Large-subunit ribosomal RNA, domain VI from a Candidatus Marinamargulisbacteria bacterium, 264 nucleotides, folded computationally. Its Rfam family is "Bacterial large subunit ribosomal RNA". Rfam links the family to the GO terms ribosome and structural constituent of ribosome. The sequence was found in a public genome assembly. The organism belongs to Candidatus Marinamargulisbacteria, within Bacteria.
Context: one part of a larger RNA
RNA sequence: CGUUAGAGUAUUGAAAGGAUCUUUCCCUAGUACGAGAGGACCGGGAAGGACGCACCACUGGUGUACCAGUUCUUGUGCCAACAGGACAUGCUGGGUAGCCACGUGCGGAGCGGAUAACUGCUGAAAGCAUAUAAGUAGGAAGCCCACCUUAAGAUGAGUACUCUUUCACGAAAGUGGUAAGAUCACGGCAAGAUUAGCCGUUUAUAGGUAUCAGGUAGAAGACUAGUAAUAGUUGCAGCUGAGAUAUACUAACAGAUCGAGGAU
Numbered sequence: 001c002g003u004u005a006g007a008g009u010a011u012u013g014a015a016a017g018g019a020u021c022u023u024u025c026c027c028u029a030g031u032a033c034g035a036g037a038g039g040a041c042c043g044g045g046a047a048g049g050a051c052g053c054a055c056c057a058c059u060g061g062u063g064u065a066c067c068a069g070u071u072c073u074u075g076u077g078c079c080a081a082c083a084g085g086a087c088a089u090g091c092u093g094g095g096u097a098g099c100c101a102c103g104u105g106c107g108g109a110g111c112g113g114a115u116a117a118c119u120g121c122u123g124a125a126a127g128c129a130u131a132u133a134a135g136u137a138g139g140a141a142g143c144c145c146a147c148c149u150u151a152a153g154a155u156g157a158g159u160a161c162u163c164u165u166u167c168a169c170g171a172a173a174g175u176g177g178u179a180a181g182a183u184c185a186c187g188g189c190a191a192g193a194u195u196a197g198c199c200g201u202u203u204a205u206a207g208g209u210a211u212c213a214g215g216u217a218g219a220a221g222a223c224u225a226g227u228a229a230u231a232g233u234u235g236c237a238g239c240u241g242a243g244a245u246a247u248a249c250u251a252a253c254a255g256a257u258c259g260a261g262g263a264u
Stems, first nucleotide, its partner, number of pairs: 001153001005164007015150004021049007033038001051107005059101004066094005071086006110145001112144002118138004167176003181258004186200004205251003208247005214240003221234005
């Protein structure tokens, strides 16, 4: 921009894409078959592999400043305690959320259809024969459906329901202010490269605060023991990013813009 007034919500499915895998074992059955050796079709069940999709309760990875330890150095007057630098974490031990796999769950179902090679039934032309000429049956991981996803720019622009509406100026074309509604702006997000999407004062949207979960691992100060290094007690302490619940304390204020009047 179109879809023939303007919107919101829900849909149909032309078409397109994805998937389509496979092994071993058990039963049937040591049966059919076979002199024996060996050893099934059909049918039923179980356990796997690779691949794919999703998720983070479990097991783990990461987690650049969440906690602790530690060396050198500079500073806060000194001790102690801290802070900065040593990588754009100094090094080391752990680790919440999130993201992930090495973890977990699920998937490849059809006693649907038409067929290929192939195999048939009835059967003439051609008194026989012949699966074919009329008629008719089976038959594949392949084809079409079925399964999952996208999808009306499918210009062939579909369908349903609901909302707004006969305003102003103008001869008309059109212009302007609006309605339903939408966009920007504002606070954000398990949404995100940007866009887009989703939520938000009829409020827990973000921050803060409180309590807690989880993490770290026993803070500082004081006291006690020891000459001291150090250890113990106070005390599962102190600290704690993203997590949970609660709470309007702060900020979502103030606003701006677009957007119908419709064909015979």